Predicted 3D model of a 106-nucleotide RNA (SAM riboswitch aptamer (S box leader)). It was read from a public genome assembly, where an Rfam model found it.
[in-house]
RNA sequence: UUGUUAUCACGAAAGCUGGAGGGAUUAGACCCAACGAAAGCUUAGCAACCCUUUACUACAAAGAAGGUGCUACAUUCUAUUUCGAUUUAUCGGAAACAGAUAACCA
Numbered sequence: 001u002u003g004u005u006a007u008c009a010c011g012a013a014a015g016c017u018g019g020a021g022g023g024a025u026u027a028g029a030c031c032c033a034a035c036g037a038a039a040g041c042u043u044a045g046c047a048a049c050c051c052u053u054u055a056c057u058a059c060a061a062a063g064a065a066g067g068u069g070c071u072a073c074a075u076u077c078u079a080u081u082u083c084g085a086u087u088u089a090u091c092g093g094a095a096a097c098a099g100a101u102a103a104c105c106a
Stems, first nucleotide, its partner, number of pairs: 001106001003104006013043005021032003026079004044071003049067002051063004075098001080095006
């Protein structure tokens, strides 16, 4: 990096360094940011994919030592398809695409 499978509900922040961007990418909208963005480090926490224990054909229950991940709001909306409502250009829903995370394969 490609592919397969699962999930995208909930939850959880302080300090130090840093110094202008950030919310994945392109455009637009919306939002956060010098009352300090990204990024790095420390500590703490969340969650439970791998994992541990019990049970076991399987489903499952409990846990958190370790490997990842995460700790503004939200996969934020539109740029695809489709359904419903209606004031006819708006609102709401579903799916796809794309993306994120984990496990496995090459």